Description
Transfer RNA from an uncultured Spirochaetaceae bacterium, 74 nucleotides, folded computationally. It matches the Rfam family "tRNA". The family's RNA type in Rfam is transfer RNA. Its family is annotated with triplet codon-amino acid adaptor activity in the Gene Ontology. The sequence was found in a public genome assembly. Model confidence (mean pLDDT): 81 of 100.

[in-house]
RNA sequence: AUUCCUGUAGCUCAGCAGGAUAGAGCGCUUCCCUCCUAAGGAAGAGGUCAUGCGUCCGAAUCGCAUCAGGAAUA
Numbered sequence: 001a002u003u004c005c006u007g008u009a010g011c012u013c014a015g016c017a018g019g020a021u022a023g024a025g026c027g028c029u030u031c032c033c034u035c036c037u038a039a040g041g042a043a044g045a046g047g048u049c050a051u052g053c054g055u056c057c058g059a060a061u062c063g064c065a066u067c068a069g070g071a072a073u074a
Base pairs, nucleotide, nucleotide: 001073002072003071004070005069006068007067010026011025012024013023019057028044029043030042031041032040050066051065052064053063054062
């Protein structure tokens, strides 16, 4: 330099042949239970879906550019 892959909650990831209010596990907060802790149970908070622009009635999902990480080739 070229090509390809990845980017979604604090962490690990699903969702990605466009349409339901954006989800799971772990973690966090509160409560219950317990003499206390752990375990267990209930509830809750937490997201500009990397950024910008575009297509569309409608975009996490499609297109383009940029940024970050990775791989291959040179």